[in-house]
Context: one part of a larger RNA
């Protein structure tokens, strides 16, 4: 000199685009952030009205809830990056070969009785289905000798047909696994390891495998740093640098891990599941001692801290879930608000104007300087204020805009509303005077101050940058 998710001091006009708890993965009041389908289903309610319809709903059922969003605690590891591989799975989507025959028993809702303060239940009885079960069937599976096990569901429509269901094959996208290489510091950590390393049998997994187990052999790793300890999410990137390289990992994008702490499985194509379940623990709330909760989602609160925003608007756009669709939901997202936190742009007026006015300051008392600076004359209106007009973003009939009384263009008004901060001994651009007198103070380094201080403090002047300037912290 450059840089920053910065902070502090003084100051502060506008716009665009970004960014905004780096600390306590500390504790959280309150609202919202994941629902949807009546074209799967029995039933209930309402409407108007007259047997047909419309709307809404708790329950059963389906799909989604494993995505999207957050955080970086843990992790030195196949976690990540890169290049490969073989023994695998895959809902929805695409292509494709076939199939859907026959039967049955329940359980919610509901009704009755009943327990509990509540949370939430219990008993008896009835009932539907795309919920559940049985039989049949199978160009597929196992197997090689017969044989064995194993599917399905309907709904809408007047119909055509459409949407679903089921057994297979292929694909796309997604995921699991293995492996070469790369990936911080310490030797004041030198030895480490018994499922440990390999083999055989068995069980197990979607799949390979000491992943598990029995038997068996004694292996395996290590000075090219094992083990142990410390620190740390990782990469694309970002900052500095001519480069080599050093530092770093906010925002954005990919991967990983986590969801009060620890453990566990259930369901499912997929989780060992942030707003699911069970157990244990700490904490908080209710309490009749039985229970309830989890903001590292979005706002917001307390706390910590030098320090980081609104309990806003909208689903109009983009995208997502569900649905045949209309649509519903969406704190994803789109916008607005706050903050000079950063980058970029604009402005705070332009031209003329010497009696070189008044005033300040210096002075050799002649004058010099602030200084064309001001006043004054004239012009303009970016900005400001006010008035009416007014988009694109809407996606090819129409309708549909949170932003938005927006952007933008335009009439009127009036120089009107808008400059500070640091420095001036050398480094380093910029000098005098007054006060002080090794005092008060300054200072990044050298150093200044003890009576003529260009170094302290005030003033005048000057220099630098400018809606910022300076300091502090950190990196190069």
């Nucleotide at each position: 000199a450059g840089a920053u998710g910065a902070a502090c001091g003084c100051u502060g006009g506008c716009g665009g685009c970004a960014u905004g708890c780096u600390u306590a993965a500390c504790a959280c009041a309150u609202g919202c952030a994941a629902g949807u389908c009546g074209g799967a289903u029995g039933g209930g309610a309402a409407a108007a009205g007259a047997u047909g319809u419309u709307u809404c709903c708790a329950g059963u059922g389906g799909c989604a809830g494993a995505a999207g969003g957050g955080u970086g605690a843990g992790u030195a590891a196949c976690a990540c990056g890169u290049a490969a591989g073989a023994a695998c799975c895959u809902g929805c989507c695409c292509u494709u070969c076939g199939g859907a025959g026959g039967g049955g028993a329940a359980c919610a809702a509901c009704a009755g009785c009943u327990g509990g303060a509540a949370a939430c239940g219990g008993c008896u009885g009835c009932u539907a289905a795309u919920a559940c079960c049985c039989c049949a069937u199978a160009g597929g599976c196992u197997g090689a000798g017969g044989a064995g096990a194993a599917a399905a569901a309907g709904g809408a429509g007047g119909a055509a047909u459409c949407c679903g269901c089921u057994c297979g094959a292929g694909g796309a996208g997604g995921g699991g696994c293995u492996c070469g290489c790369g990936u911080c510091u310490g030797a004041u950590u030198a030895g480490c390891u018994a499922g440990u390393u390999g083999g055989u049998g068995a069980g197990g997994c979607a799949a390979u495998a000491g992943a598990u187990u029995a038997c068996u052999a004694a292996g395996g790793c290590g000075a090219u740093g094992a083990u142990c300890a410390g620190u740390a999410g990782u990469u694309g990137g970002u900052c500095c640098g001519a480069g080599a390289g050093g530092a770093u990992g906010a925002u954005c994008a990919g991967c990983c891990a986590c969801a009060c702490u620890g453990g566990g499985a259930c369901u499912g194509a997929g989780a060992c599941a942030c707003g699911g379940c069970c157990c244990a623990g700490a904490c908080u709330c209710c309490u009749a001692c039985g229970g309830a909760g989890g903001c590292a989602g979005u706002a917001g609160u307390g706390g910590g801290g030098a320090a980081u925003u609104u309990u806003c608007c909208g689903c109009a756009a983009u995208g997502g879930u569900c649905g045949a669709a209309a649509g519903c939901c969406u704190g994803a997202c789109g916008u607005a608000g706050c903050a000079a936190u950063g980058c970029c742009g604009c402005g705070u007026g332009g031209a003329g104007g010497u009696a070189g006015a008044a005033g300040g300051c210096c002075c050799a008392c002649a004058g010099a300087u602030c200084g064309u600076g001001a006043a004054c004359u004239u012009c303009u209106u970016u900005u400001c204020u006010c008035g009416g007009a007014g988009a694109a973003g809407a996606a090819g009939c129409a309708a549909u805009g949170a932003c938005g009384a927006u952007a933008u263009a335009u009439a009127g008004g009036g120089a009107a509303u808008a400059a500070g901060c640091a420095u001036c001994g050398g480094u380093u651009a910029a000098c005098u005077u007054u006060g002080u007198g090794c005092c008060a103070g300054c200072a990044g380094c050298c150093g200044c101050g003890g009576u003529a201080a260009u170094a302290c403090a005030g003033a005048g002047g000057a220099u630098g940058c400018a809606a910022g300037c300076g300091u502090u912290a950190u990196c190069c």

Notes:
A computed fold for a 476-nucleotide part of an RNA from Nicotiana obtusifolia, annotated as small-subunit ribosomal RNA, 5' domain. The organism belongs to Nicotiana, within Eukaryota. The coordinates come from a structure-prediction model, not an experiment, and the mean pLDDT is 85.